[in-house]
RNA sequence: AUGCAGUCGACGCGAGUUUUUGGACUCGAGUGGCGAACGGGUGAGUAACACGUAGGUCACGUACCCUUUGGUGGGGGAUAACCCAGGGAAACCCGGGUUAAUACCGCAUAUGCCGAUCGAGCUAAAAGGAGUAAUACGCCUGAGGAUCGGCCCGCGGCCCAUUAUUUAAUCCUAGUUGGUGAGGUAACGGCUCACCAAGGGUACGAUGGGUAGCUGGUCUGAGAGGACGAUCAGCCACACUGGGACUGAGACACGGUCCAGAUUCCUACGGGAGGCAGCAGUGGGGAAUAUAGGACAAUGGGCGCAAGCCUGAUCCAGCUACGCCGCGUGAGUGAUGAAGGCCUUAGGGUUGUAAAGCUCUGUUCGUGAGGAAAGAAGACUUCGGGUUGACGGUACCUCACAAGAAAGCACCGGCUAACUCCGUGCCAGCAGCCGCGGUAAUACGGAGGGUGCAAGCGUUGCUCGGAAUUACUGGGCGUAAAGCGCACGCAGGCGGUCUGUCAAGUCGGAUGUGAAAGCCCUGGGCUCAACCCAGGAACUGCAUUCGAAACUGGUAGACUUGAGUUCGAGAGAGGGUGGUAGAAUUCCUAGUGUAGAGGUGAAAUUCGUUGAUAUCAGGAGGAACACCGGCGGCGAAGGCGGCCACCUGGCUCGAUACUGACGCUCAUGUGCGAAAGCGUGGGGAGCAAACAGGAUUAGAUACCCUGGUAGUCCACGCUGUAAACGUUGAAUGCUAGGUGUCGGGGGUAUUCACCCCCUCGGUGCCGGAGUUAACGCAUUAAGCAUUCCGCCUGGGGAGUACGGUCGCAAGAUUAAAACUCAAAGGAAUUGACGGGGGCCCGCACAAGCGGUGGAGUAUGUGGUUUAAUUCGACGCAACGCGAAGAACCUUACCUGGCCUUGAAAUCCCAGGAAUCCCCCCGAAAAGGAGAAGUGUCCCCUCACGGGGAAACCAAGUGACAGGUGCUGCAUGGCUGUCGUCAGCUCGUGUCGUGAAAUGUUCGGUUAAGUCCGGCAACGAGCGCAACCCCUGUCGUUAGUUGCCAUCAUUUCGGUUGGGCACUUUAGCGAGACUCCCGGUGUUAAGCCGGCGGAAGAUGGGGAUGACGUCAAGUCCUCAUGGCCCUUAUGGUCGGGGCUACACACGUACUACAAUGGCGACUACAGAGGGUAGCAAGACCGCGAGGUGGAGCCAAUCCCAAAAAAGUCGCCUCAGUUCAGAUUGGAGUCUGCAACUCGACUCCAUGAAGUCGGAAUCGCUAGUAAUCGCGGAUCAGAAUGCCGUGGUGAAUACGUUCCCGGGCCUUGUACACACCGCCCGUCACACCACGAAAGUUGGCUGGACCCGAAGUCGUUGACCCAACCCGCACGGGAGGGAGGCGCCAACUGU
Repeated sequence: AUGCAGUCGACGCGAGUUUUUGGACUCGAGUGGCGAACGGGUGAGUAACACGUAGGUCACGUACCCUUUGGUGGGGGAUAACCCAGGGAAACCCGGGUUAAUACCGCAUAUGCCGAUCGAGCUAAAAGGAGUAAUACGCCUGAGGAUCGGCCCGCGGCCCAUUAUUUAAUCCUAGUUGGUGAGGUAACGGCUCACCAAGGGUACGAUGGGUAGCUGGUCUGAGAGGACGAUCAGCCACACUGGGACUGAGACACGGUCCAGAUUCCUACGGGAGGCAGCAGUGGGGAAUAUAGGACAAUGGGCGCAAGCCUGAUCCAGCUACGCCGCGUGAGUGAUGAAGGCCUUAGGGUUGUAAAGCUCUGUUCGUGAGGAAAGAAGACUUCGGGUUGACGGUACCUCACAAGAAAGCACCGGCUAACUCCGUGCCAGCAGCCGCGGUAAUACGGAGGGUGCAAGCGUUGCUCGGAAUUACUGGGCGUAAAGCGCACGCAGGCGGUCUGUCAAGUCGGAUGUGAAAGCCCUGGGCUCAACCCAGGAACUGCAUUCGAAACUGGUAGACUUGAGUUCGAGAGAGGGUGGUAGAAUUCCUAGUGUAGAGGUGAAAUUCGUUGAUAUCAGGAGGAACACCGGCGGCGAAGGCGGCCACCUGGCUCGAUACUGACGCUCAUGUGCGAAAGCGUGGGGAGCAAACAGGAUUAGAUACCCUGGUAGUCCACGCUGUAAACGUUGAAUGCUAGGUGUCGGGGGUAUUCACCCCCUCGGUGCCGGAGUUAACGCAUUAAGCAUUCCGCCUGGGGAGUACGGUCGCAAGAUUAAAACUCAAAGGAAUUGACGGGGGCCCGCACAAGCGGUGGAGUAUGUGGUUUAAUUCGACGCAACGCGAAGAACCUUACCUGGCCUUGAAAUCCCAGGAAUCCCCCCGAAAAGGAGAAGUGUCCCCUCACGGGGAAACCAAGUGACAGGUGCUGCAUGGCUGUCGUCAGCUCGUGUCGUGAAAUGUUCGGUUAAGUCCGGCAACGAGCGCAACCCCUGUCGUUAGUUGCCAUCAUUUCGGUUGGGCACUUUAGCGAGACUCCCGGUGUUAAGCCGGCGGAAGAUGGGGAUGACGUCAAGUCCUCAUGGCCCUUAUGGUCGGGGCUACACACGUACUACAAUGGCGACUACAGAGGGUAGCAAGACCGCGAGGUGGAGCCAAUCCCAAAAAAGUCGCCUCAGUUCAGAUUGGAGUCUGCAACUCGACUCCAUGAAGUCGGAAUCGCUAGUAAUCGCGGAUCAGAAUGCCGUGGUGAAUACGUUCCCGGGCCUUGUACACACCGCCCGUCACACCACGAAAGUUGGCUGGACCCGAAGUCGUUGACCCAACCCGCACGGGAGGGAGGCGCCAACUGU
């Protein structure tokens, strides 16, 4: 868009049907009556008498309804419909003519109404129709009622004062507030008007702005409260926007009218029509919300006498799990605990009686069949009969069939019920908060399992709760947010004792009201429930009334203790004004005097030969007041300090009398208020922002120095803030003490003074109860209470912006939000840290000796290179480290050739004994071929032979092997390091709310948490020490391979006999314990000195490494979780590589020489090793070595020569007779094999290097330094490593400093612990807010212009049927059109 929205025959007409032509009936337009102001919708506006509640109306209205009084008589003139004619596209309109009424208009009539002092005062009516009739329905008038309204008023319910010059001239108000009179209204009233007066509202919030319909109630909450105002019910407002009236009982009217505006539609362009915030429905908007349904059967409404008609009110149906309620999706049995899935410690577990199977049931749904409502009663005077259901053949009931058709969603890290696997690897993702995810994720995704709810479950949004987190119930303010800087003080709040009275508060009773619904209780109806019905209770409120008198209050009277007054004393940097004194600084003048002064960590700028600094004399000027001086005094706070005078405030003590609650606190207000700063005018010595210069520094707009202006000082005015702090508002009362100090008073005693005691007022410290989160406070409270004021509500933004006020300015005061974070903060604890403190130790420094860093070489590492240069180790604590020894092997790397149950392991099957020899090919591994050989044990068998077993060989199959592949940040074990530092802990007890503490701290002492003393601690453990080994002295036992004093012997070698004394060997013992003495100390622990002793204070050395730290190192020793490879990331072989080389670093060796080099000669060790071995004497070679092999399984033999040292000689300061690299040649040895890539020998060659920059290492005595010797590994291959002896020093005042460590204490914003934390700028990106030349929209105030419709007023020469005069063609009364005016919407300035 479209559909849906009155009725009635009182009246005249038209059409139709019927007729006994009297009429009757149906339909239609019109006149007329009633309704249309109800019902239905919406919440824009409204902060208002709009709503709620309680009242008032003698200041009012009310159609229909009920009761009641009296009437309903007699006339008149019109008009629509209709007919004729006309205009217009239409909507519709104009003219002429006809007609009726319950339409309209006079007249009569007055029970009455209105007004009035009274009265011959004034005023108004009507209608009939139906019916056979009785009658019922109407009409007019008055009264009463009922109902519904109008108006007035008390009280109540939102936000903002950044909406108020605080009491009024100042904020709001001009019809504003009141009065008189008039008009107007149904009605009071400034409702309107004229005049008069100047009032009225407001801090208990006017005015303005923002937001909003109000209520019963709803949600939440234990309640008090908080939030909301859907459905249902009451009231209000609105009907496209704004304005206006008409009709009417009622409207300024949702589906009426007029005007203006916006907008849509029709149009013949002249003009018209419209208003879903009625029911459906459409479009649009949106995260999102339904059918263009049925019926008037019920309830209700309108009309009608009624039948009845109308009714998108209503009753029903449709759509939507939107909500609430009820029910179901099956029940019983069923273990082999099936299959499958998932997990697994590989056994099993779980899904799980779950399933299948068997036996049942049929709620509900489905299908088929049969039955079937209530809602229904009235409607009329009576009787009889009959009739009325949209929902709906619906609810419901019965029968039959069939487990047949019916389970999802969220969650499983904690809060919070519920756990594993796989995938992923700070990715993907999760997340309400905390937080998960970087290779083993119960937190992501999937799966299995589980938990919760269930036709729903989750998510999102909103509200209340938890939140005592706005605290009325029911919080706080010393340090967490929070006491105004301080006082005075109006309003306000609070207020001592006694008596009487009033009854406002308060308490009690009664009455009225507090609508219904809802909530609650009881009962009842739908099978139950939700839902519905009945009754009760409640509605905590308001009003009226009657009482009570304790308390608060009012009032009257009294009192003295709060407060104040009087008298007498007292202390004081309390305040203001004027004067005055001395010391010091600076400056000026003059003198003396000479080269510096000044300043600093050190300097310089600066001053000074024109005479400084220093010194002396005189003078000028300003400011401040040493000592006394004191956690002493005074003041409200800020603050106040030489002395004197004047003016002046407060306080304290003692004593008497008086007043009689006069008090306390205090929003706004008023005053005071450090320093700095500002204005005007003075003053200006010193000091000193700014500024200048010199230094310092990477820089130094600073700290230090030299100067220096405002200012500091005075007068007057302003500012009004401070860590204005006791971070503690004022007042009053109460609650253990101790000890100082300041100012008074008192007691005892014969006076004075001191002491002592008591007391009042201040000011400190300590401490109990109590309190506090703790720290702490504690009669000067932060304790226990009362009164009043101020302030706080997470951190940042921000005490900022805007606005207001104040100010000359600086600025002050009042004071937000957006946005952002998940914290910010307090107190205390344990650690760690500190360019904090105290004590102590260490080759830590210092004192010394020798090195490294420079050279050459060796070796390791980085880097680079490479096919590979395998891997690991990275400050100390990686780098001659794993590696006690890479030519092959090792070997893990590279290249190439091969193998795939594999080189080694277990099991299975079949064959063969094992084993040995040889050939071909090949780089080898591998591959191919041949020959010999038949064994051991058991069984059967005469034997041949056969079978089985063990070991071994080679073939096959699959389970498996294998991995020096990854993860040392998944691990075990082992190791390094702090550190051989002296520490680290526990039990019980005690203390603390607790973390924690105590013990372990303290005073001494020690190498030591070693020991002693003390102590709310008492004990204990792991560490320290000791026990163990080596070494130093002695004794004893035992003498071979060792030794040789004595005796013999000798080839002169302990060789031999002999001996075991000594040395020595290796068993057992002794010895050293601060034992003894002196001193010191606490009568202790201990320390110092001494005796004795081989050794003296753990004798020297070693082994021994607490709790822990470093995610330290190692998956390449080994073991091991997980992951990865499986004809390869496994296995095997040849060759190569780990040995590369512009370079850098670490660790060593050798040197640079004369304390040396070379040559010759000559001494003295210890500890080791040796049969696949060490190897002597002898011979050969210059030599490495070779030949050969006595001896030795070792106190016997060998390696084996020790070297430095000593004696003699040469060299004479040179790149050398130093140094030895490098290179050439020739060799030796090991080994399958010395090319890449071994060691050694000889001859020749003869590099760098002349003592090493910055820096840095080791060592305190048989040590450093220096000198050789041996061993492990090993075929060979040390300058490395591990041992061993020889020679053999210097120095340590000491603990200030560097490094590391231990204990106590202190600060902390650190806890990944100072390699911490953290601030600001800048760059880029993004977010929020602000500003910005301006521009634009909405709302609103003031002053005006314009002036639609319309009411009202006025005019009305034009128009008019009813009445009057009259009979006229007229006039009057009255009315109208039109005009003018007041008001006035929109538009406009």